Transfer RNA from Odoribacter sp., 73 nucleotides, folded computationally. The sequence was found in a public genome assembly. Its mean pLDDT, the model's own confidence on a scale to 100, is 82.
């Protein structure tokens, strides 16, 4: 130099054929308990790396560029 993959809640991660973004384990509050854990109900947390283009509509499709992994030379 070149070629594959990943980048989404604090973390580990889904996201179907472009059509209101979700889980779990972490926090919060509530029950429960004598108290803690545990367990149950709830609640809150997102520029889906950036940036632009496509398109009525973009996490999803295109370029470009920035992390991170891996292969060929």
């Nucleotide at each position: 130099g070149c070629c594959u993959c990943u980048u989404u809640a604090g973390c580990u991660c889904a996201g179907u054929u472009g059509g209101u973004a979700g889980a779990g384990c972490a926090g919060c509050u509530c029950a429960u308990u004598c108290g803690u854990a545990a367990u149950g109900a709830g609640c809150a947390g997102g520029u889906c790396g950036g940036c632009g283009g496509u398109u009525c509509g973009a996490g999803u499709c295109c370029g470009c560029c920035a992390a991170a992994a891996g292969g060929c030379u």